[in-house]
RNA sequence: AACUUUGUAGCUCAUUUGGGUAGAGCAACAGACUCAUAAUCUGUAGGUAGUGGGUUCAAAUCCCAUCAAAGUAC
Numbered sequence: 001a002a003c004u005u006u007g008u009a010g011c012u013c014a015u016u017u018g019g020g021u022a023g024a025g026c027a028a029c030a031g032a033c034u035c036a037u038a039a040u041c042u043g044u045a046g047g048u049a050g051u052g053g054g055u056u057c058a059a060a061u062c063c064c065a066u067c068a069a070a071g072u073a074c
Stems, first nucleotide, its partner, number of pairs: 002072006010026004020057001028044005050066005
């Protein structure tokens, strides 16, 4: 050189198989409760999916290239 897997919110991960409005927990912020804090409850914000192209009415999902990490084999 070659092959496999992974890359999605600040963190850990779903969603992919069969294309159809991107989600959960924790964390953050606000409110309720409390004399107050914590805990608990409610709500809000936060990513258009490693990067760049292609196919399609429509792509996190399919195809191609590329970057990074881990692994297999020689």